A computed fold for a 680-nucleotide part of an RNA from a Fusobacteriaceae bacterium, annotated as large-subunit ribosomal RNA, domain II. The RNAcentral record of the full RNA draws on ENA. Its mean pLDDT, the model's own confidence on a scale to 100, is 84.
Context: one part of a larger RNA
Parts: sequence; C1' cells; structure tokens
RNA sequence: GCCAGCAAGUUUAUUAUUAUAGCAAGCUUAAUUUAUUAAAGUAGGCGUAGUUAAUUCAAGUUUUAAAAAACUUAAGUUAUAAAAAUAAGACCCGAAACCAAGUGAUCUAACCAUGAACAGAUUGAAAAAUAGUUAAACCUAUUUGAAGGAUCGAACUCGUAUAUGUGGCAAAAUAUUGAGAUGAUUUGUGGUUAGGAGUGAAAGGCUAAUCAAACUUGGAGAUAGCUGGUUUUCCACGAAAUCUAUUAAAGUAGAGUAUUUUUUUUUCUUUUUUUGGGAUAAAGUAAUCAUUGAGCUAGGGGGUGUAAAAAUUUACUAAACUCUUAGAAACUAAGAAUACGAAAAAAGAAUAAUUAAAAUAAACAAACAUUAAGCGCUAAGGUUUAUUGUUAAAAGGGAAACAGCCCUUAUUGAUUAUUAAGGUCUUUAAAUAAAUUCUAAGUGAAAAAGGAAGUAAAAAAAUUAUAACAAUCAUUAGGUAGGCUUGGAAGCAGUCAUCCUUUAAAGAAAGCGUAAUAGCUCAAUGGUCUAGUUUUUUUGCACUAAAAAUGUAUAGAGACUUAAGAAUUUUACCGAAAUAGCAAGUUUUAUUUUUUAAUAAAACGGUAGUGGAACAUUCUGUAUAUUGUAAAAGAUAUGUUGUAAAAUAUAUUGAAAAUAUCAGAAAAGAAAAUGCUGGC
Repeated sequence: GCCAGCAAGUUUAUUAUUAUAGCAAGCUUAAUUUAUUAAAGUAGGCGUAGUUAAUUCAAGUUUUAAAAAACUUAAGUUAUAAAAAUAAGACCCGAAACCAAGUGAUCUAACCAUGAACAGAUUGAAAAAUAGUUAAACCUAUUUGAAGGAUCGAACUCGUAUAUGUGGCAAAAUAUUGAGAUGAUUUGUGGUUAGGAGUGAAAGGCUAAUCAAACUUGGAGAUAGCUGGUUUUCCACGAAAUCUAUUAAAGUAGAGUAUUUUUUUUUCUUUUUUUGGGAUAAAGUAAUCAUUGAGCUAGGGGGUGUAAAAAUUUACUAAACUCUUAGAAACUAAGAAUACGAAAAAAGAAUAAUUAAAAUAAACAAACAUUAAGCGCUAAGGUUUAUUGUUAAAAGGGAAACAGCCCUUAUUGAUUAUUAAGGUCUUUAAAUAAAUUCUAAGUGAAAAAGGAAGUAAAAAAAUUAUAACAAUCAUUAGGUAGGCUUGGAAGCAGUCAUCCUUUAAAGAAAGCGUAAUAGCUCAAUGGUCUAGUUUUUUUGCACUAAAAAUGUAUAGAGACUUAAGAAUUUUACCGAAAUAGCAAGUUUUAUUUUUUAAUAAAACGGUAGUGGAACAUUCUGUAUAUUGUAAAAGAUAUGUUGUAAAAUAUAUUGAAAAUAUCAGAAAAGAAAAUGCUGGC
C1' cells in the first nucleotide's frame, strides 16, 4: 500500500413540549401480595383557588392615605412514542500532566569490604660514602643510590581528528589516527544509598536503550472552549460569517437570519402623481478658524533731540477699520441628485407577504468586485466602515486556462428551434459579408512626461504670372585700414560712434579665416527657370522614450496588411442546462364524487441546518404454519423491475437449513479517524 473483519448520539432518572390512546372534577398507583399477559394494594403524587415576605383575607389578593398597577379566575391526569434539556464517561479516539501505593543501583553515579593487574626502554631528586677544601661548616668532584599524580612505549583504560556506516555488523559500530599508561590508575566479586529522593571533580549528568523528576499498577473512560473521524436512500424548505455582552475575541448567551406546527392580519413589487423632513456633493466666505495684496492708522522697535520731557523722523514691525484674494472632515446666510417616510391611482403577485405562540437549529474566522470614505505612499490579492452584487451554498455558456468578472439560475428524458454574453480566415460552430475612411508601426497584441519635416483631415494668416519658395549663373563697391586702443587691430581681440557717396544692390558688417593683411561665405541685387509657396493652430492614427532573470512568454497558436488591425454604419448567421415546443415524474393549491383518482395552474440548484417518506440487516411473535435432498442459506454470472436505498428471475456452484405477510425490539448500514486486528 491493497483486501477482509471490527469500529462512533447509547442507557437510567427527572423536567417541559408535541402527537396518539384511556378515563375525566377527577386521574393514577409505588413498594408489596397472589391462583402472575390478569387481579389485589389507594401509602403517596398531580388536579379541583388564589394572593401576600407573612399573619390574614379569599373569586379575589397584595400595595397605598387613597388610587393606578401586579398576580390570579374556562380541564385535568395516566400511559406510550418522538425529538430536546439537565445529572451521570453521555457520539468515538487523542494529551502534556496531577495524586496514591509499590518495584528497581545485574546499566550507571558515589562510597564500603575483600582480591587482582601494569612488557620493555629512558631520566637520575633526596640521602649516604669517599676525596678535595675549611678553624669547623657551607661548598666542589666522583661513586653509590633510587625518587617522581617524571619521560618514550605494549597489555589495559579512554575516545582527539577524519572516512565509512546511517532500514548499519552495531538503537553509537568499523578502519586509520590519537590521549593516559606507578596512579586523583585500571579492574573482579560481594555490599550500601532511590523518586521531589539518591548520587554527582557539576554536563541538569546518571539512577536497567526511559530523566528539568525513573518504572509498574491504581484514582481513570482525569480534563481538552483544540485536531481528526462519525456508516443506507429519496422528497420539501433553506441560513450565517452582523449587533450587544462576556477573564471575551478558536468559545458561549440574547437579538437578527433558517426550519416545523398552530395562528393573526393584508400586505408586497413596479411605475406615475402629490407631499414631508434633512444639510451630503457642488457652491459660498455673512459668522467661526485660517489667508493674498494694498490703503488708512493706533501701538511697539530704531534714529534725531532734551537735564528729563515734549517734539520730530523712519526702504523696521503692526492690532482695529476699508477695499481686494480666497481655503475648510470636526465652517454655513444658502443648497441638489439619489435614498428614506406618508397618501392616491394603475398594473402584477397573493402556492405571496406578515403578526403571535411553541419546538428544533446552524451561525457569530468570511472572500472578491462596483460605488462613497478613513488609515497607508489617493502602495498592496493591504486594512477598517457603508453600499449593491456574486462566491460561500451555483452547475451551464463567455473571459485560452481562471471560487468572487460578463450572460444565465440545472426536476428528468430525447430531439429540434429562438436567443443572451460573446463571436463568424484555420485550429473552432458561424461572414475570407457589405459601405465610407484611417494605420505601415505586425501598431493591433502592456505604460507617462518629454522628443520628432511620420501621415490623414480641418481652420487662420501671409506671399505669388508686376514671376513667388527652392535651385543655378553673376554682382556684393567707394570715402576707409572710421576714431580710440595696441607690438599689430585693416568689417570680424576690446572700446566709442555706426555716417556719407556710387548704385539694380551691397552692414563702418551675420559667420569661417590671418601674427596682422589676404582669402571664402551671408545679408542685399540682377539674369535663367516656372506654379504654387511659407508660417501658425486644432484633430485622428502611427514613431520614440520602452532593460531581467529555466524558453518565444504582455493576441492561446497558426497566421493576418484596400486585414483576419482601428473608426463609423448595415444586414445575415453561430452561440447556454436561458426561452419555446414534445414526453415523463414529484410536491402544493384550486375544482370535481373517476376521491388510494381525474383535470387545471404553479413550483421543484443547494453547504450548515430543520421537516417528511422509505430501503436493507439481526433477533422475537405471526410459525406445531409455509419452502427445502425432485437441493435451503451462501457464492459467482447474466437479465428484468423500481426515482433510489434495493427487489426479483434464470444458470452454475453449494450441501442443510430458510422464511412471506403484518407487527415488535435493536450491539442495525463504513471509504476515510497518521483508526484497530489479520492476510498478502
């Protein structure tokens, strides 16, 4: 992992509710007894009167000075069933822990008693002896000597580093390498100390592969607001993720929202009209708070002045006032649209909506999208409100794929038709449709400011056959190298001035250039040529700006250019579980004596959840019956029937029991629980 079996709302008591049944101002027994599906037993319980804290009083009572007000005044009781609540393990499995009584020191820690072990090699302390030296010592030398938590290194003990191993040889090993190796050494045997206790050269270490409190059994089914699981079918309805409170935010309670039963009322939706309140948007600046500039002018600062003042002055500052500018979620003289309340009318629905009571819930972690706002960076698939929708609990079509977007809400079946959103070159169902334009960028098929003789269209102004714009040929002079400056300054380093003449026209020069001249252009003019040219503004579509990480990778792909792109317009067609038609089912309502039915109409997506109706399993009665060796149950296969759980028939196998119907009782249904047991 697969298969099989087992595996989870039960039982008792009490309480209130609903249904059914019995009796009824009454109903009913418990223990127990006996001749035991029955009968007895009337102790007790509930009810028939309430009210008050209570005496009391009583169809009334209490309160009060008195009332108002509160409670009460019309049948119950017993049994059975259902689904709940409460008390119990209370649907099942699951802690870490807590407590009690015991068992452990054959592992390991420390200690006690008694034994054992340490190849070989090296170093050479104290001390002593002898000799030297000395007054005697100290001292020096040699020899002997043998010390040491001394040295090297086996056994032995340990475990430094690396590799292998990692379901291993091994729940800590193996190989190589390494530390200690006469000592605080190692070790055999026996013994002592224990669970809030021991022991610890101390690491919270060790105390039998278990240690920040061992193990075993018990309290014990500890508790778990937390996780997981909770077993057949069909039918009807169908939520919430909000408010309030909470040692509360993973829970719970009341309200809101769901379901079932009974019940009350008429309302509900849309449109139109009338009417009502408001203070949001926008607006405004009279008031409030902020604000621009100016005028006028108190006060203050500075200067002059004075013995001190007065006085005077000011490119300082500035209240109030006047004019002007103009901002505001916590400003408003004034003020929408929506929304909301009320009334009337019309249409539609009422199988609807709604009131009350009782019973049963689930839910109180929501998500995205639109709109209006707060926080944030007018960041977030962010966060917090309001608003509507969808998802949640919703399948189908579209958006390539895609909970929350667009269209649309699937009772079932078959086969068409009409459409929605969205599409119609191929993939791919349907237009290689029609008309008029635009785009050249594969723009389409991601993005801004900025940039740019892209291109199309519109408008305005100017110029032009008295010849434009562009091109080309030619001219572009004289006074004069203007004055000044300067080494030089001649149109062209700088400074001042910028005149006159000749002309068709030509600046005391707009550039390049020279040391300074020179030289080349420009402005200006003439000729040639011949038809439009120049400037500005607006609009459409394009260009640029435009760089990312596995591989094109920002149309799904192919591919597409008078499109299969973009704009405006037109007509066809395709396209869903929508709508329509046909057939069938269930439920509800209405009608009808075809009443276990028919006809008509409507409804029938669904998680949590509520309600209803069924199927199967085991046992009991029915059953001293029926089926069965002329083959039961079970198993395998196939067919048929039923909306389904399932039922039934036949064949094969099997070899001895099984059971209709209607009832009753439950150890009553498995695919899930890292479920348990077994097999493979």